[in-house]
Notes: This is a predicted structure of a 1367-nucleotide RNA (small-subunit ribosomal RNA) from a metagenome. The coordinates come from a structure-prediction model, not an experiment, and the mean pLDDT is 84.

RNA sequence: AGCGAUAGUAGACUUUAUCUACUAUAGCGGCGCACGGGUGAGUAACACGUAGUUAGUUGACCUAUUGACGGGGAUAGCCGCAAGAAAUUGCGGGUAAUACCCGAUAAGCCCCACGGGGGAAAUGCAGCAAUGCGCAAUUGGAGAUGACUGCGUCCCAUCAGGUAGUUGGCAGGGUAACAGCCUACCAAGCCUAUGACGGGUAGCCGGCCUGAGAGGGUGUACGGCCACACUGGAACUGAGACACGGUCCAGACUCCUACGGGAGGCAGCAGCUAGGAAUUUUCCGCAAUGGGCGAAGGCCUGACGGAGCAACGCCGCGUAAAGGAUGAAGGCCCUAACGGGUUGUAAACUUUUUUUAUGUGGGACGAGACAGGACGGUACCACAUGAAUAAGCCCCGGCAAACUACGUGCCAGCAGCCGCGGUAAUACGUAGGGGGCGAGUGUUGUUCGGAAUUACUGGGCAUAAAGGGUGCGUAGGCGGGAUGCCAAGCAAGGUGUGAAAGACUCUAGCUUAACUAGAGAAUUGCACUUUGAACUGGCAUUCUUGAGUGUAGGAGGGGUGAGCAGAAUUCCCGGUGUAGGGGUGAAAUCUAUAGAUAUCGGGAGGAAUACCGGUCGCGAAGGCGGCUCACUGGUCUAUAACUGACGCUGAGGCACGAAAGCGUGGGGAGCAAACCGGAUUAGAUACCCGGGUAGUCCACGCCGUAAACGUUGUACACUUGGUGGCUGGCUCGUUAGGGCUGGCCGCCGAAGCAAAUGUGAUAAGUGUACCGCCUGGGGAGUACGGUCGCAAGGCUGAAACUCAAAGGAAUUGACGGGGGCCCGCACAAGCGGUGGAGCAUGUGGUUUAAUUCGACCUAAGCGAAGAACCUUACCAGGGCUUGAACUGUACACGACAUCCUGUGAAAGCAGGCCUCCCUUCGGGGCGUGUAUAGAGGUGCUGCAUGGCUGUCGUCAGCUCGUGCCGUGAGGUGUUGGGUUAAGUCCCGCAACGAGCGCAACCCCUAUUUUUAGUUGCCAUCAUUUAGUUGGGCACUCUAGAAAGACUGCUAACGAUAAGUUAGAGGAAGGUGGGGAUGACGUCAAGUCAUCAUGGCCUUUAUGUCCUGUGCUACACACAUGCUACAAUGGGUGAUACAAAGGGUUGCGAACUCGCAAGGGGGAGCUAAUCUCAAAAAAUCAUCCUCAAUUCGGAUUGAAGGCUGAAACCCGCCUUCAUGAAGCUGGAAUCGCUAGUAAUCGCAGGUCAGCUACACUGCGGUGAAUACGUUCUCGGGCCUUGUACACGCCGCCCGUCACACCACCCGAGUUGGCUUCGCCCGAAGUGCCAUUAGGCCCGAAGGCAAGGUCGGUGAGGGGGGUGAAGUC
Repeated sequence: AGCGAUAGUAGACUUUAUCUACUAUAGCGGCGCACGGGUGAGUAACACGUAGUUAGUUGACCUAUUGACGGGGAUAGCCGCAAGAAAUUGCGGGUAAUACCCGAUAAGCCCCACGGGGGAAAUGCAGCAAUGCGCAAUUGGAGAUGACUGCGUCCCAUCAGGUAGUUGGCAGGGUAACAGCCUACCAAGCCUAUGACGGGUAGCCGGCCUGAGAGGGUGUACGGCCACACUGGAACUGAGACACGGUCCAGACUCCUACGGGAGGCAGCAGCUAGGAAUUUUCCGCAAUGGGCGAAGGCCUGACGGAGCAACGCCGCGUAAAGGAUGAAGGCCCUAACGGGUUGUAAACUUUUUUUAUGUGGGACGAGACAGGACGGUACCACAUGAAUAAGCCCCGGCAAACUACGUGCCAGCAGCCGCGGUAAUACGUAGGGGGCGAGUGUUGUUCGGAAUUACUGGGCAUAAAGGGUGCGUAGGCGGGAUGCCAAGCAAGGUGUGAAAGACUCUAGCUUAACUAGAGAAUUGCACUUUGAACUGGCAUUCUUGAGUGUAGGAGGGGUGAGCAGAAUUCCCGGUGUAGGGGUGAAAUCUAUAGAUAUCGGGAGGAAUACCGGUCGCGAAGGCGGCUCACUGGUCUAUAACUGACGCUGAGGCACGAAAGCGUGGGGAGCAAACCGGAUUAGAUACCCGGGUAGUCCACGCCGUAAACGUUGUACACUUGGUGGCUGGCUCGUUAGGGCUGGCCGCCGAAGCAAAUGUGAUAAGUGUACCGCCUGGGGAGUACGGUCGCAAGGCUGAAACUCAAAGGAAUUGACGGGGGCCCGCACAAGCGGUGGAGCAUGUGGUUUAAUUCGACCUAAGCGAAGAACCUUACCAGGGCUUGAACUGUACACGACAUCCUGUGAAAGCAGGCCUCCCUUCGGGGCGUGUAUAGAGGUGCUGCAUGGCUGUCGUCAGCUCGUGCCGUGAGGUGUUGGGUUAAGUCCCGCAACGAGCGCAACCCCUAUUUUUAGUUGCCAUCAUUUAGUUGGGCACUCUAGAAAGACUGCUAACGAUAAGUUAGAGGAAGGUGGGGAUGACGUCAAGUCAUCAUGGCCUUUAUGUCCUGUGCUACACACAUGCUACAAUGGGUGAUACAAAGGGUUGCGAACUCGCAAGGGGGAGCUAAUCUCAAAAAAUCAUCCUCAAUUCGGAUUGAAGGCUGAAACCCGCCUUCAUGAAGCUGGAAUCGCUAGUAAUCGCAGGUCAGCUACACUGCGGUGAAUACGUUCUCGGGCCUUGUACACGCCGCCCGUCACACCACCCGAGUUGGCUUCGCCCGAAGUGCCAUUAGGCCCGAAGGCAAGGUCGGUGAGGGGGGUGAAGUC
C1' cells in the first nucleotide's frame, strides 16, 4: 500500500512555512453486500427427483500468451450563499485519483458478401533495490450458472371437450444463449378417455415412522433443490439480482409533522403483543470452525462456538446392602367365644457401604511453530461427614397380570369393546391387600400394524354385498402349428451415475451408554455399451386342427305378411213355452207376465285357438301353440371339395327388449283397474255377489323397466359313473330287437368344491382369456348436478347424521285359525245338578278404632280337625322394661314365694305377716334383686333360602355311557312297520347297552284251604223270656299263614312275532276292582304366619302382661253347599235289615221325672264282653188329592233346657205359636261309564259348648248311556313353516301428537375465488421526437355481463333419534 482533505500527536529541519510518521473523522474510488441466516405464502410446474442434451455466460481462483503508448475534461469532499419543521435539497466557486472520456496499437479475439471492417489498458501503488501487488486483451481449466429433453410425481369425470400467439411456416426484431420469446404475413392446425380443460389440495427430495415384505403414512430437526421477504408491479447497478436488512411506483397499515410534507417493513438473533391446549434468555464469546475486506496488523460476522430455561426426547445412575420372628405394635379380614389369617424380613435392632449430596483441596484436553480459552475453577481427581439429601403413577369383571371388607341402592357414578349400579356390587366411592411400570406414570390426539377389512404380493359375486335384461360390435386386452430374420420386451457381463448425512456390519473415542469417528457393504434405480435368441413381440414365407364356405339331407309352437276354419260367449230377429231365473257359506242387489231362464231356427261381431300337449320343441333374451300359402333367420347330421387364424372377449356405441303406461287413428264379443250397487263386518274405501269405464285387440310412434331368475356373464380345454326324453347318421339282424357315433333337454350321484344348504361334464370342480359388479346396516337408489323422455319416469348417483349391528346357512325348542296318527267323562249318548228362591259358609268390595294375615287357571265349607274369654297375630285403654320364657358372668340378699290388707276393670302398684335346703364350714344348690353379655319380635324380604306343597299329570315321557355321523350347535339311539293303558312288547335299523319313569313288588277287597276258637258263632244234644247256660268249633265271623290268574289252554286274524278277537274252564280273564306310589323339568307358582334360616329393621318397644272390643259389620258381586218347590210325595202308626268307628276329666245302660230338649240315677265297660246305638230309605196300614196345599220351612214372638267365671255384641238344643220366598230356574256351566251316578242314613276327628248343612270315613237301595272322533278343551308322537327364544300374552308396520338433530328446496340477500369485454392508466423498459412531450405495453382502480363455491333466509319437504302416548 487507489485519491484529495480536515483535526490531533510525535519527529525532521527548525525562524515561519514545509515535509514525514501515526491516530481519528467524513468524502471520492475498489471489492463485498446475489454468500451466510429465516420462512413455506404461492406453485400440480421441467418446481422437484433421476438419466441425458447444448445454442450459452462466468467476478474472484489456477494455467498460458500478448500488451500497458499519447492526451483530455469533470466531480464529491471543502468554501460561500440559499430553501425547508424535518427528511433533504438547490445555486455559485475551486480540487485529486487505480473515478470518467478521446486518440494510437492488435499476437490471440469479434463480424464478414472473404474484398475487408471493429475493439483495450492504471507505464498505477509499495519498496533503496531485488521484487511484490495491481491494470488490459486472449487461451485452456476448475467450480458456478442459464436453457432444453425422456421418465417419475395427489384427489374429483356429479370437470368432456379445450385452444387464436393458439399449432406450424417465412421474414424481421430480441436475448449471454435455442425458441411465438416478440411483431407482421401465410396455412389450420395443436392437445384430449394412456384423462386434455376445469376445480380442490400441496413446496419437492435424501430421508423419517410403520410393516415379514409388498406397501401405507409423512417431509419437524440435519443435508440438496425451489419459491418468498408488508401486498402488487417495475426496472437499475452488477460476473451474478429483477435483490430479506438496495431503488422507483401503486395499495393497506403504523409512526413523525409547523399540515406544506416525510419515515418504516424481525418469514435474521434475543425480546414484546395477540391468538392458542402449548413452545425458551432482550445471556457469554469471536478462543475454535467458517465467511467478507485488506499486502498485513487487523476490522466485521446473533453464521458459529458455548452457557441459561423446560423430564420435550434418548442414554446412564441413585433413593441403600447383609443379617434380623416375642412372626412386635397398628391397620385390614374371618370368628358365638377362645382365637386365626394377612400386611411381613417388612419395621425396630445389629453389621456394612458412600454412587449421589454437602464441605475442603487440586485441576485439564479442546491450542497442529509463538501468543491467544467464551465454556470454566467446568469435566475429572483426592480427602472428610453421614443412611444420611432423594418414589411416584396407573390398574385389579372378561379381553389382561392382580380380591376382600364397608358405604351407596338404575342414585351417585364407571366405561376402550362387551357391559356394571334397582339392598349381600371382586365393575361406582373409600380402605386393606395385590399386580404393572418406575423418575417416571396415566390420559388425549395422530400414523402404520393387526385388517387377506381395496386382496400386486393377497379377496370375492347360486342363497351372506356383488353377473350388466339380451345380443351385435368399435377401441383395447388376449390369441393355433412350422421355418427364417430382427433384437423392442426378456436374460447375462461391463462402464458411468445413484452427493454427504442417515440406516446396516465391523472397529475406535468420551468411566459405560446415548453421542461421535473410521472402514466396508448396501443404495433393489436410470443411462450407455457388448453378447444371447428359448419365450413374448415385429417382419416374411408356409400349414390345417380353431373359424368360415360349399354339397346332400333333417327336426322345429323361430320371425313377418296374407287368406281361411270350427267350437264357445254375448247381442239381434223369429218359433215353442211359463214363472221364475241368477247368485251365495247364507242372502240381496240384478233379471222376468212389456214373457225371462230353458229350447229350436236364422243373423251380427270381436277375441282366443279345447282335445293333441308331454320337466316335449324353437329362439340371444323378452318370448312363441288352429289350418294354408309366400318371404325369411338360426341350428343339427353326413361329406371332407374350398379359404387359410379370417379367432375369443368387448369400455363407449348400436339394436332388440314381458306387463303396465303414453300419443294419433281404428276396433270393442268376453274379461276388467277406477267407479256404482248388494252383502259380510265393530268398521270393510277388501276378500264374496250384480253391474261397469279406461285397458286388453289392430296400425304407426314412444317408454326401456320386472323375482327381465338357473337370483349362476361369455368363450375354450380337461376331469369316475348310472338312468331317462327329443332329434340325426352308420351298422348287425328274420319282422322283434341290438351295437357304434353326433347334437339338445332332464334326474340321481363319485372325487373335488362349499360356511352350510348344496353343486357335481348343462359345475358352484381344475385351468386360460376378456368384460361387468361388490366392500357393515340405515339414511337411499334418496338429494343436487348432468343426460334421455310428450308425460309417467329412466340412467348416472352422493353426503351430513345415526346404529353395533344388519345378513346367510343350519340346530334345538316353542308356536301356527299347517298336515298326519293317537289318547282322556274332552265332545257326543245318558243320569243328576249349579246358575232362579230361602238359609249356611268362604271371598271380593264397602265400612270401621280394628273389621289381623296369607291364598286368585292350580284362591274362595282354603290355612281354620271347630274366633263368646282364651285362641288372637288386629284395635282402644291401663301397666312392665335384663323383661312372660332361655343361657353365662360379677355382686348383694335369704326366702321377696304362699297368705293377708288397701287400691284398681284386671294386670299391676303399695303395704303387712313371715323369713329356704345341704355342708367336709371352704362352699354348694335353689330363689330373688342389681349390673352386663344378651333375650324377644305372627316385624320386612318366599324375588336371598332349606324343607314341604300345588300344577301340567299317573301324561309317557326324560336322559346317560361307548360307538357312529356332523367344522359345529347337535344328531343317531328315542325315528320307521305293527302293537299296547304305557318309550308296553315284537320286527327292522350305525347303533349296542344302561338309568330315572311305565309295569311288577306293598295295602284293602272278591274265592278257597289251613291254624286258632273268646268277648264271636249255634247245625246236632240238653236248657232258657233271652246263645242265657251246659256243650261244641261244623257254619258265620275274627286274624295269621297259604293257594289262586299266567293270554296258561282252544280257534281265528296277524310276518310263523308282539299281540288282538272269540271260546272253554274258573269265585275272578286279559291291569279283576280300589288305594299308596308323581320321572327330567315348568310356573322367580305357594308358604319367612307350622318349622328352620341369611340379610335388614326394632330394643321403656314392632317385645311383654291385662281388661274390653274386633275377626260375626252390610247397599252389593262371586264361589261352595244345605233345604225345597211336592203325590216315585208329605203326615201318622206298625214292623225289618248294616258297616265302620268312639269311650276313664270318658261312654254312660236299666229304672224314673218332663210333651220335648233334658234332669235324677248310677249298673257295666280301659271294651269282638259294657256303652254311644234309634240305623234311614225300604215294607205294611191309613189320611191328604194338585192347592202356595197336611208342599216348603225362612223369619219373628213366647216359654224352656244344656255347656261354661261369663251366652248383650256372639252358642247350640226343645216346645208352642208365626208360616216368607219358592210351582223346576236366562245366557252359561259342573259331576259321573258300575256296585259307578242318584238316593238313604250311621260314625269319627277338632271340641267345655257350638255356627257341622263342612270335612274324613262307613255301609243300605241301586240305574241309564257310549253310534262314533267332524267339532270344543287338554295332552302325546312324527312332519312342515317361522323374521319367535322374556319363546304368539311373541315379534312387528305405517300415519298422527311432542321434543331434539343433521339435510334438501326456497322469494331473495350477502361474501370468497375466477373469466371475457370496455374505460382510466402510476412507476418503468423500449420506440418517436428530442425544448416541451408523444406512442406501445403496463400494476392498482372503475363499468357491464357471466362461471363457481360458501354464509344467511319467511316458508315448504322428507329423514334420523327419543321415556312414554293415539289409531